A computed fold for a 1515-nucleotide RNA from an uncultured prokaryote, annotated as small-subunit ribosomal RNA.
């Protein structure tokens, strides 16, 4: 402390992701021990057993049960009696159950925290202090009797007792009442406090109210009063969750006055009066939620969170009530409704585990129906003791922490037919094992064996106190004894023996770790980018490794990281974000002086801030976790005492902010009114005639019923030419003829006054382009919608001809725009330059300019500073203040719902589900444009001349077939691979045969080269025979060794099988186009740029010049080779001018000439003129064989197309191994409806036939050219000189020319086709060869849309060779022969280069993308409704339960009292309140609903082509 992921790369925003910590956890895999802590997060579902609150006999009657102990009976081990004694069921009575123990369901509130307050209160039991405990009296459970029920229980009679009830007695300083007198602002008087009501103290007199006894005699209780202590109530500051799409809520409501109530204040209740209380600093309503110390995270600020612990709260089946009591509205208590559930005899009862265990459901999940009361703690009890799922222990569970073990040391031949790899040489598992020596924690087994135990209590004892003193007694110190669930537990001796004890995830980045197999876009992984389509480090398995370990890993949520909601610590010009614009209540924030208080502010000081935790410091368990001691700290809070700069609040002054008054400008500023001129269009009238008008081209329309053109005159509405300006006003939106009136604001000058009056501004109010709606008006031009005419595949568009609303004007509404400077408003500070607009000053001029210069607006360059960058830069987007709006990934969406305003249109506020890993800004390389510039090229033009029509070649497709073997697919496949398929080639198909093999090496045996026949077979073969032959090297003559045959054996041989998308080489392409890079420097956060761009020129990144470049590579050129001129050298097979000779360069002979082939020279803008920057170079010229590269050719940068090629060779992987290898015969590659490509031949007279006559040149030959003679019409055949080739053959070149004839015809053009006949080489010519003769004579009469080639020795045309080859050329590949035309130029198609621009393109326009409709899924809206939940409000109804005075209605039994009629009292009944619950009526939410909107996702759907280049009509 980051990291990955948008992009081709950067940068910048911006989400998603991930690494780390922790959890009451859940699942998967594995599991040896301890310790420690925790363990239903879900249904506050429902619950069977068992336990979980009793105790006191020292309160009371007693005596059911136990025991003792006494009696009786007698069967002598049984009965039965006596409460005598321990003791005790149940019953009276106290004290306890309100505490301890569970749970969070409710609650958004004084519930909870924290800090006061109670002068507005209680407090059983404990503790101090003072008094007191006197008499009497009726009753009732119990038990007994009878009764009722099934039960649960419940009635009658008689009896009986208390610390249980009642009554008198007695007290006070408590309570409650009167009364005098004095004094006060106010008190019963006086004192004293206090911040106010008031509080304490204290004085008179009078009424009223308590008590309980028990005892072993020691005690333990009662009563009362005061004070403590403890607990608890009440009230009040301050904190304490979401929603404004909750905005108004409230009648006991606010407050008074009286009166009940309560311990107590109080509308807590009630009567009356008042009309008040809360609320944008969020009332009121809705969701959700026990709070808090703490936990967890985080540097922190904060964010989660509230399980265990320890403190308040609230609750105990749902709801509601009270009673008892110090306390309760009561978890294991009462009454009542109500849901369940249970018993029942149907008549009526019973229940409450969110106490301990324990069931069921329900869940991804949470334990034993254990043990003690030994220690803590609690109840009761004088005490023994009893109780006690609180507690303390066990038990389950790796649920977390912690701790330890599974051994350790040595050991290399680096053991192995291990496993895995492998280049087969090793490597790797690996010191790992094996052995060898130790050790024995831990598990086994046998032994020993703690603290936890202090007190109560008991037996002593006996020091103080108690009393005048002893006893007695209390208290204390010692002494003894009694008491352990956990448990024979911890520790620990001893014994035995490495012995009893490793797993799980991971291994493409991100993240430590790599190889083989399998699988082949399947099966599967995946947190994220993503893997997987036949070599997967990503899937599954293995082998190694990494990490962490009795545990690992995944899943859930939750802080971190994320500064990704920002207070610490972010932004809003283009990424998301500035509200259209003003004025302004609230609220925020505000200028200088002095005084003052002291709210906030700052300092000390007090109290508090619980314990636990966290930290720090000891200390105890063997250590650690854990536990114990003490210690900070705790940032708050109250309270006090100071301080006075700042804030604030008073009170003072001042002038610099604001404002006001004079004088002056500038103005399309506003609103009303009235004038004006060109222009269009329309009427009339004249002239005049055949068209106009429109368009890319038409037509639609107009016009002979007279248009357009032209001239004159009228009408009417609506803009307001030229001034005009990045010029001016105004808040904004917007304002432009003219006069004239009303009317705002703004500048400058100079002085004077006020004296802070100011700034921003939520809400609110107002103003607001176009368009749009009412209502009246007015409409000339323009012009949605419509209509018409074109375009177009279509054209509901773009153009055209019309046109209606609207466009104007009044007067309403509406209130939105890219309402933009996409830049909120007001102050202040920070370099300049240069314009323009207003108004001033200076200096100088007669004066006007120039010039210096202030203020105020309004452009543009520009420095520092910013900025992601682009850019902004005194008009900031710098650097500060101030108040406001607004943003938090993209979509879904400015959408739905509601909710407000409008007449509607809409508009404003405004979500979610779902789904994507991106969306975006800015700039960089390129690519691309139906964008721009320059520039080239048979790219067009200009020209010749083909192809596409016809017949045949010959290749391609498709069909076909046993098989037609295989490749090449736009240029760049297709007379390609083929430089040549009868057999062979062959790779293909049939059939017939081999199985270490047609071919190599290696081992064994054996014979040892080789050769000849025969048989059957299509052959390969097979099967058999015989004769010849005896080899070379060594040599110890036994025999070895090497060519060779032949059997055998297996390693292995083969494969033209597969994959060019594993691959080397090799080749095609753009493209012989002028491009492609690198150092170092310099610019830029960086991709990158500069350098390679600029002005020039080049065929060229050719060269010159400029330049933050300076240099340098591959490439261009040149070096090479062929030809054009020369010269030298050399002359044989070529050559022959001279000389001689011949038929003949034939022979002498000659080296001159052509040839030939070797060396050389020559061409360099070298000269001149002119242009140009005194350049580079270009244009003309001389000379020269040849001029600006002299024509040719080889030569092909960086790259690109997964271009071809695995069947030419190599090769990785993979397949095949009696076959997909290997031999042989046929067959087949030659098919044949058809359709493209290349070609030949023609269609004829510039020909054709006949005849005659002229010129080449590279070439090739001994398995071969093959002359010359002969044969044969030929084609060849015979025979055979020469040549191993400048010597001889192949060989007559052919068009040309000259002469003659056909006479424009399907011909004397033109040869397919077919028959006959024949020759060549070959084993062979049927499938399926060339070639010769005769014969016969088919299409075609110049070839549609389209389309190739070429630019000079070039098209055209015309013959010749050569490779390959037994043979077969119309093809390829070389040669020469005759030989044009036509290029104005570059607008236009195609290619390309090079600068610039716009890009939403990067797989780069064959790019990328929009919407509809079709189908499939999901998830919302709306919906006639239905059905549930929660809630108001009105009204009925009214269980239990309460109901005080006063006033009132009704009243039996009971008391009391009487004149016996009545009266009074206690109680009750009526009334009131009130839960559940009904009727009726809104609200709010939730689930479904035929139907229906629209939205999101979905490798190859359908139509179109809206956007992205000027995207083809700019968006």
């Nucleotide at each position: 402390a980051g990291a990955g992921u948008u992009u081709g790369a950067u940068c910048c925003u911006g989400g998603c992701u991930c690494a780390g910590g922790a959890u009451g956890a859940a699942c998967g895999c594995u599991a040896g021990c301890g310790g420690u802590a925790g363990g239903c997060u879900u249904a506050a579902c429902a619950c069977a057993u068992g336990c979980a609150a009793g105790u006191c006999g020292a309160g009371g009657g007693g005596u059911a049960a136990c025991a003792g102990g006494g009696g009786a009976g007698c069967u002598u081990g049984c009965u039965c009696c006596c409460g005598c004694u321990g003791a005790c069921g149940a019953c009276c009575g106290g004290c306890g159950c309100a505490c301890g123990g569970g749970u969070g369901a409710g609650u958004a509130a004084c519930g909870c925290g924290u800090a006061u307050g109670c002068a507005a209160c209680c407090u059983a039991c404990c503790u101090u202090u003072a008094a007191c405990u006197g008499g009497a009296g009726a009753a009732u459970a119990g038990c007994u009797u009878c009764g009722a029920g099934a039960a649960a229980u419940c009635g009658u009679a008689a009896u009986u007792a208390a610390u249980a009830c009642u009554c008198c007695a007695u007290a006070a300083c408590a309570u409650c009442c009167a009364u005098a007198a004095u004094a006060u602002c106010u008190a019963c008087g006086a004192g004293u406090c206090g911040c106010a009501u008031g509080g304490c103290u204290u004085g008179u007199a009078g009424a009223u109210u308590a008590a309980a006894g028990c005892u072993u005699c020691g005690g333990c209780g009662g009563u009362u009063a005061a004070a403590g202590a403890u607990g608890g109530g009440c009230a009040u500051g301050c904190g304490u969750a979401u929603c404004a799409u909750u905005a108004g809520c409230u009648u006991g409501u606010u407050g008074g006055u009286g009166a009940g109530g309560u311990a107590a204040c109080g509308g807590c209740u009630c009567a009356c009066c008042a009309a008040g209380g809360c609320a944008a600093c969020g009332a009121u309503g809705a969701u959700u939620a026990g709070g808090g110390g703490g936990u967890c995270u985080g540097a922190g600020a904060g964010g989660a969170u509230g399980g265990u612990c320890c403190c308040c709260c609230a609750c105990a089946c749902u709801g509601g009530u009270a009673c008892u009591g110090a306390g309760a509205c009561a978890c294991g208590g009462a009454c009542c409704a109500g849901a369940c559930u249970c018993c029942u005899a149907c008549g009526g009862g019973a229940g409450g585990c969110a106490g301990c265990a324990g069931u069921g459901a329900g869940g991804a999940a949470u334990a034993u129906u254990g043990g003690u009361c030994a220690a803590u703690g609690g109840g009761c009890g004088c005490a023994a003791g009893c109780c006690u799922g609180a507690a303390c222990c066990a038990g389950c569970c790796g649920u977390g922490c912690c701790g330890c073990g599974u051994g350790a040391a040595g050991g290399a031949u680096g053991a192995a037919u291990g496993c895995c790899c492998u280049a087969u040489g090793g490597g790797u598992u690996g010191u790992a094992a094996a052995c060898u020596u130790c050790u024995u924690u831990u598990a086994u087994a046998u032994g020993g064996g703690a603290a936890g135990a202090a007190a109560c209590c008991u037996c002593c004892g006996g020091a103080c106190g108690u009393u005048a003193a002893u006893c007695g007694u209390g208290u204390a110190a010692g002494u003894a004894g009694c008491c352990g669930a956990c448990g024979g537990u911890a520790c620990u001796g001893u014994a035995u023996g490495a012995a009893u004890a490793a797993g799980c995830a991971c291994c493409g980045g991100c993240u430590a770790a790599c190889u083989c197999c399998g699988u082949g876009c399947c099966a599967g992984c995946a947190g994220c980018c993503g893997c997987g389509g036949u070599a997967a480090u990503a899937c599954g398995g293995a082998g190694g490794g990494u990490g962490c370990a009795a545990g690992c890993g995944u899943u859930a949520a939750u802080c971190g990281g994320a500064a990704u909601u920002a207070u610490u610590g972010g932004g809003c010009g283009u990424a998301a974000a500035g509200g259209g614009a003003g004025c302004g209540c609230a609220g925020g924030c505000u200028g200088u002086u002095u005084u003052g208080c002291a709210g906030g502010u700052c300092a000390g000081a007090u109290g508090u801030g619980a314990a636990a935790u966290c930290c720090c410091g000891g200390g105890g368990c063997u250590u650690a976790a854990c536990c114990c001691c003490g210690g900070u700290a705790g940032u708050g809070c109250a309270u006090u005492u100071g301080a006075a700069a700042c804030c604030g609040c008073a009170a003072u002054a001042c002038u610099u902010g604001a404002g006001u008054a004079u004088g002056g400008u500038a103005u399309a500023g506003u609103g009303u009114a009235g004038u004006g001129g060109a222009a269009u269009u329309c009427c009339u009238g004249g002239u005049g005639u055949a068209g106009a008008g429109g368009u890319g081209a038409a037509a639609u329309u107009c016009g002979u019923a007279g248009a357009u053109a032209u001239c004159a005159g009228g009408a009417g509405g609506a803009a307001c030419a030229c001034c005009g300006g990045u010029g001016g006003c105004g808040a904004a939106g917007g304002c432009g003829a003219c006069u004239a009136c009303c009317u705002g604001g703004a500048c400058c000058a100079a002085u004077a006054c006020u004296g802070a009056c100011g700034c921003u501004g939520a809400g609110g109010c107002u103003c607001g382009a176009a368009g749009g709606c009412g209502u009246g008006g007015g409409g000339a031009g323009c012009a949605a919608a419509c209509a018409g005419g074109a375009u177009u595949a279509g054209a509901u568009a773009c153009c055209c001809u019309g046109g209606u609303a609207g466009u104007c004007c009044a007067c309403g509404c509406a209130g939105u725009a890219a309402a933009c400077g996409u830049u909120g408003u007001u102050c202040a500070c920070u370099a300049g330059g240069u314009g323009u607009a207003g108004c001033g000053g200076g200096u100088a001029u007669u004066g006007a300019c120039c010039c210096c210069u202030g203020c105020u607006g309004u452009g543009c360059c520009g420095c520092a500073g910013u900025u992601a960058a682009c850019g902004c830069a005194u008009u900031a987007a710098g650097u500060g203040a101030a108040c406001c709006g607004c943003c938090u990934g993209g979509g879904g969406a400015g959408u739905a719902c509601g909710g407000u305003c409008g007449c509607a249109a809409g508009a404003c506020u405004a979500a979610a589900a779902c789904u994507c890993a991106a969306a975006g800004a800015a700039a960089u390389u390129g690519a691309c444009g139906g964008g721009g510039g320059c520039c080239c090229g048979c790219a067009c033009a200009a020209g010749c001349g083909g192809u596409g029509g016809a017949g045949c070649a010959u290749g391609u497709g498709g069909u076909u077939u046993a098989a037609u073997u295989c490749g090449a697919c736009g240029c760049a496949a297709c007379g390609c691979g083929c430089a040549g398929a009868a057999c062979c080639u062959u790779a293909c198909c049939u059939g017939g045969g081999c199985u270490u093999g047609a071919c190599a090496u290696c081992c064994u045996g054996a014979g040892a080269a080789u050769u000849u026949c025969u048989a059957c077979g299509a052959a390969a073969g097979u099967a058999g025979a015989g004769g010849a032959g005896a080899g070379c090297c060594c040599u110890u003559c036994g025999g070895g060794g090497a060519a060779u045959u032949c059997a055998g054996u297996g390693a292995c041989a083969g494969g033209u099988g597969c994959u060019g998308c594993a691959u080397g080489g090799c080749u095609g392409u753009c493209g012989u186009c002028a491009g492609c890079u690198c150092g170092u420097g310099u610019c830029g956060u960086g991709a990158g740029a500069u350098g390679u761009u600029g002005g020039g020129u080049u065929a060229a990144g050719u060269c010159c010049c400029g330049c933050a470049a300076c240099g340098a590579g591959c490439g261009c050129a040149a070096c090479c080779c062929c030809u054009a001129u020369c010269u030298u050298u050399a002359g044989u097979u070529a050559c022959c001018a001279u000389c001689a000779u011949u038929u003949a360069g034939u022979u002498g002979g000659g080296g001159a000439c052509u040839c030939u082939a070797g060396a050389g020279a020559u061409a360099c803008u070298g000269c001149c003129c002119c242009g140009g920057u005194u350049a580079a170079c270009g244009g003309g010229g001389a000379g020269g064989a040849a001029g600006g590269u002299g024509g040719g050719g080889a030569u092909g940068a960086c790259g690109u197309c997964a271009a071809g090629u695995c069947c030419u060779c190599a090769u990785g992987g993979c397949c095949c191994u009696u076959a997909u290898g290997c031999c042989c015969a046929g067959g087949g590659c030659u098919a044949c409806a058809c359709a493209c490509g290349u070609g030949c031949u023609a269609c004829a007279a510039u020909g054709g036939u006949a005849u005659g006559u002229c010129c080449a040149a590279a070439g090739a030959g001994u398995u071969g050219c093959g002359a010359a003679c002969u044969c044969a019409c030929g084609a060849g055949g015979g025979u055979a000189a020469g040549c191993u080739a400048a010597u001889c053959u192949c060989a007559u070149a052919a068009a040309a020319c000259a002469u003659a004839u056909c006479g424009c015809a399907g011909u004397g053009c033109g040869g397919a086709u077919a028959g006959g006949a024949g020759u060549c080489g070959g084993c062979a010519a049927c499938u399926c060869g060339a070639c010769u003769c005769c014969u016969g004579g088919a299409a075609g009469u110049u070839g549609g849309a389209a389309u190739c080639g070429c630019u000079a020795u070039u098209a055209a045309u015309c013959g010749c060779a050569u490779a390959u080859c037994a043979g077969c050329a119309g093809g390829c590949u070389g040669c020469g022969g005759u030989g044009a035309a036509u290029a104005c130029g570059u607008u236009c198609c195609c290619g390309g280069g090079c600068c610039u621009u716009g890009u939403a393109c990067a797989c780069a326009c064959c790019g990328c993308c929009c919407g509809u409709c079709a189908c499939a899924c999901c998830a919302u809206g709306a919906g006639a409704g239905u059905u549930g939940a929660u809630u108001g409000u009105a009204c009925c109804g009214g269980a239990a339960g309460u109901u005080g005075u006063u006033a009132g209605g009704c009243u039996a039994a009971c008391c009391g009292u009487u004149u016996c009629g009545g009266c009074g009292g206690a109680g009750g009944c009526a009334g009131g309140c009130u839960a559940u619950g009904g009727u009726a009526u809104g609200a709010u939410u939730g689930a479904u609903g035929a139907u229906u909107g629209g939205g999101g996702u979905g490798a190859a759907g359908u139509c179109g082509u809206a956007a992205c280049a000027a995207g083809g009509u700019a968006a």